[in-house]
RNA sequence: GGGGAUGUAGCUCAGUGGUAGAGCGCCCGCUUCGCAUGCGGGAGGUCCAGGGUUCAAAUCCCUGCUUCUCCA
Numbered sequence: 001g002g003g004g005a006u007g008u009a010g011c012u013c014a015g016u017g018g019u020a021g022a023g024c025g026c027c028c029g030c031u032u033c034g035c036a037u038g039c040g041g042g043a044g045g046u047c048c049a050g051g052g053u054u055c056a057a058a059u060c061c062c063u064g065c066u067u068c069u070c071c072a
Base pairs, nucleotide, nucleotide: 001071002070003069004068005067007065010024011023012022013021018055026042027041028040029039030038048064049063050062051061052060
């Protein structure tokens, strides 16, 4: 320098046009003499940034950036 992939909750990841979710973690309650486990509830999001398409975009298109990877 060129190709490909990636970016969503604190962490690991789903979600491929129509209300943003799961597991773990965190907080509260129940259970226990107490802890753990178990059960129930809750908080937590500018979906990397900007622009475009669309009635409607995390999702499609363009540009830039981060990280990973391949070639030279």